RNAcentral holds the sequence, with entries from Rfam.
SAM riboswitch aptamer (S box leader) from Halobacillus andaensis, 112 nucleotides, folded computationally.
The coordinates come from a structure-prediction model, not an experiment, and the mean pLDDT is 82.
It matches the Rfam family "SAM riboswitch aptamer (S box leader)". Gene Ontology term of the family: regulation of gene expression.
């Protein structure tokens, strides 16, 4: 980096370091920020991979359901901030609003 399949309205700090921008990417809007951003540690939150039980099955595993976090990851302002791209409905002839999909992102597991 490239593909496959899954998740993506849940949840998480009144800690310590540092000192200015930061919310992916463009663009547009709206935010957060010295009452300390981003970023490192420390905390903590989930429960993909993992463990453990039981159940059932077409039984070298599988699949559902519990239950645990020592281990690999992730994550901890706001749905992924919101909206761009198709539709479908409403309102109207400026466009706007809902709903619904897809694109893109992000994590995980897998394979190349």
């Nucleotide at each position: 980096c490239u593909c496959u399949u899954a998740u993506u309205g849940a949840g998480a700090g009144u800690g310590g370091c540092a000192g200015a921008g930061g919310g992916a990417c463009u663009a547009g809007g709206c935010c957060c920020u010295g009452u300390g951003a981003u970023g490192c540690c420390c905390g903590g939150c989930a429960a993909c991979c993992u463990u453990u039980c039981a159940a059932g099955c077409g039984c070298g595993g599988c699949u559902u359901g519990a239950a645990a976090a020592a281990g690999g990851u992730g994550c901890c302002a706001a749905u992924u901030c919101c909206u761009a791209c198709a539709g479908a409905c409403g309102u109207u002839a400026g466009g706007c609003g809902u709903c619904u999909g897809a694109a893109a992102g992000a994590u995980a597991a897998g394979a190349g």